[in-house]
RNA sequence: UCAUUUCUUCGGGGCAAGGUGAAAUUCCUGACCGACGGUAACAGUCAUCAUGACUGAAGUCCGUGACCCGCAAUUUUUGCGGCUGAUGCAGUGCGAAUCUGCAACCGACAGUUAAAGUCUGGAUGGGAGAAGAGUUGA
Numbered sequence: 001u002c003a004u005u006u007c008u009u010c011g012g013g014g015c016a017a018g019g020u021g022a023a024a025u026u027c028c029u030g031a032c033c034g035a036c037g038g039u040a041a042c043a044g045u046c047a048u049c050a051u052g053a054c055u056g057a058a059g060u061c062c063g064u065g066a067c068c069c070g071c072a073a074u075u076u077u078u079g080c081g082g083c084u085g086a087u088g089c090a091g092u093g094c095g096a097a098u099c100u101g102c103a104a105c106c107g108a109c110a111g112u113u114a115a116a117g118u119c120u121g122g123a124u125g126g127g128a129g130a131a132g133a134g135u136u137g138a
Base pairs, nucleotide, nucleotide: 001138002137003136005134006133007132008131009130010129017029018028019027031118032117033107034106035064036063037062038061042056043055044054045053046052047051059105060104068082069081070080071079072078073077087103088102089101090100091099109121110120111119
C1' cells in the first nucleotide's frame, strides 16, 4: 500500500414578508432548501526547468439511498426483484452534461378546519456511505 474480516462513531436542509378566507407555513405573490459515491477544462495549497501532487467543487450527467409495491425465507427481520423527480440557451475553447452568464425546472408516503419539497407523523427508525481502531493474508 492492497485485500480480508470485526467493532465503534458519524451520517438531510428549507416558506422571511404579504394577499384571500371562517379556516391555508398546504391556495396566490414571493421566499427558502439541495443526502451519498463517481466524473471535472474551475478554485486553493505545496513542490517544480518542464510539470506534478493534494484538497474542495453537479439538486436537474452516470449510479446509489430513504418511501412504496411484489416474491421468497430460517418472518417484528433478512434476501431478491420492481418502482422512484427535474436543463435549456449563450459565451469561451481542440473539447463543456460539470466552467462563466442568463433564463428555467424538480422534489416519496400518511395526516391536516383548505390542496404541503419546507408543518406534523412513521422516525430516539432505516440508510447510500464516511472516518477511526483492531484481525488475518499478500